[in-house]
RNA sequence: AUGAUUGAUUCGGGAGAGACCGUUUUUUCGGCGCCGAAGAGGUAAUUCUUUCAGGCAAAAGGACCGGAUCAUGACG
Numbered sequence: 001a002u003g004a005u006u007g008a009u010u011c012g013g014g015a016g017a018g019a020c021c022g023u024u025u026u027u028u029c030g031g032c033g034c035c036g037a038a039g040a041g042g043u044a045a046u047u048c049u050u051u052c053a054g055g056c057a058a059a060a061g062g063a064c065c066g067g068a069u070c071a072u073g074a075c076g
Stems, first nucleotide, its partner, number of pairs: 006071008018032001020031003033056003039052001040050003
């Protein structure tokens, strides 16, 4: 000096399902219906499955994908 792979940070994209009914002056509480892409459990394994948690206007969150930076350093 090449920079595989992995991790972190940051930016962008990012679905699904009632802004239902009642109650609470201020997202609270209850009921019914529903979603699967944080996480968690099961499975040899998974974007599979269960829905415990979470979510069902917006906001927030969000698996996953791409770019940048930092660290690591396979191969040559």

The RNA shown here (Glycine riboswitch aptamer) has 76 nucleotides. It matches the Rfam family "Glycine riboswitch aptamer". Gene Ontology term of the family: glycine biosynthetic process. The prediction has a mean pLDDT of 78.